[in-house]
């Protein structure tokens, strides 16, 4: 050249749960609807915290850790999020 890794960014794809009851307040002729505060029931793929499969090391210590598990947070019509994925730029690093 060309390839990996890691961050940062742009596209584009992305799941699962209640447009649940009641107060209150808005908006409307008035219903719908939208906010808030309670309550009950629910999802996990922002974050987070646990086990610890699993990877560094010959082995112990040690370090790193999941889409697992908890549901604190977040979330339950759209729409905003969204871990994760493809492509591309941009910077550092390894190789060559």
């Nucleotide at each position: 050249a060309u390839g990996g890794c890691c961050g940062u960014u742009g596209c584009g794809g992305g799941a699962g749960a209640g447009u649940c009851c009641g107060g209150c307040g808005g908006u409307u002729c008035a219903u719908c609807c939208c906010g808030u505060c309670g309550g009950c029931g629910c999802c996990g793929a922002a974050g987070g915290a646990g086990c610890a499969a699993c990877c560094g090391c010959g082995c112990c210590c040690c370090g790193g850790a999941a889409c697992c598990u908890c549901u604190c947070a977040g979330g339950c019509a759209c729409a905003c999020g969204g871990a994760c994925c493809g492509c591309g730029a941009c910077g550092g690093c390894c190789g060559g």
Molecule: Glycine riboswitch aptamer
Organism: Limimonas halophila